[in-house]
RNA sequence: AUUAAAUAAAUGAAUACCCCUCGUAUAAUAAUGGGAAUAUGGCCCAUGAGUCUCUACCCAAUGACCGUAAAUUAUUGGACUAUGAGGGAAAGCUGGUUAUGC
Repeated sequence: AUUAAAUAAAUGAAUACCCCUCGUAUAAUAAUGGGAAUAUGGCCCAUGAGUCUCUACCCAAUGACCGUAAAUUAUUGGACUAUGAGGGAAAGCUGGUUAUGC
């Protein structure tokens, strides 16, 4: 909204775009390979994994550790994306009033 006197019941519909908050996903994570730096350093590239999931897989700070070698590590803060819910705003529809034109 429709049916209906009413109670009750049945059926159908579900709202754009934008903003905010929250839930879920993923831990903004870890693995492998190649290259790079070396205590004034500790980085770059690629690949696949992870999500009933597209995308992303980074930035910053603080500390540890490595006595010059090839390897890092802990903690904290900060997103985007997908989807759902709530709120705002808006759109849409309807009515009233006023003004103007016909």
Molecule: Purine riboswitch aptamer
Organism: Bacillota bacterium